């Protein structure tokens, strides 16, 4: 100076499992229920009761793998070195490498974390990118 790899940052893609069960909160709906109060009637507020929903908490069962994490090898690296052959008058010293210990992975495998209607978020991975100024739209 260029050029590739790695990490970060940006922008795109980016999967899979419960619309589970109880029970409390809150919320909405009903006058066909029922109480009490206000109305001239109509009818109006509260409360209970009844129903509804993918709401928010608890807890309990069921599942999901692609943050994170944890595990695993007749593959590989290191140690250590067995039988065995080989040199040498000898101490040795060379090739040889079983058996053994550490240690290294993943989309694999655990289900700890984490998730499991849409929407968002989060996502392993993948793909592309990086200077400046002025005008117009």
């Nucleotide at each position: 100076u260029u050029u590739u790899c790695g990490c970060a940052c940006u922008c795109u893609g980016g999967a899979g499992a419960g619309c589970g069960g109880c029970a409390g909160c809150g919320g909405c709906c009903u006058u066909c229920g029922c109480u009490u109060c206000g109305u001239c009637a109509u009818c109006g507020a509260a409360g209970c009761a009844g129903g509804c929903a993918g709401g928010c908490u608890g807890c309990c069962c069921a599942c999901c793998g692609a943050a994170g994490g944890g595990g695993c090898g007749c593959g590989c690296g290191u140690u250590c070195g067995a039988a065995g052959g080989g040199a040498g008058g000898g101490a040795u010293c060379c090739c040889g490498g079983g058996c053994a210990a550490c240690g290294c992975a993943a989309u694999c495998u655990c289900u700890c974390a984490g998730g499991u209607a849409c929407c968002g978020a989060g996502g392993a991975c993948a793909g592309a990118g990086g200077g400046g100024u002025c005008a117009u739209g």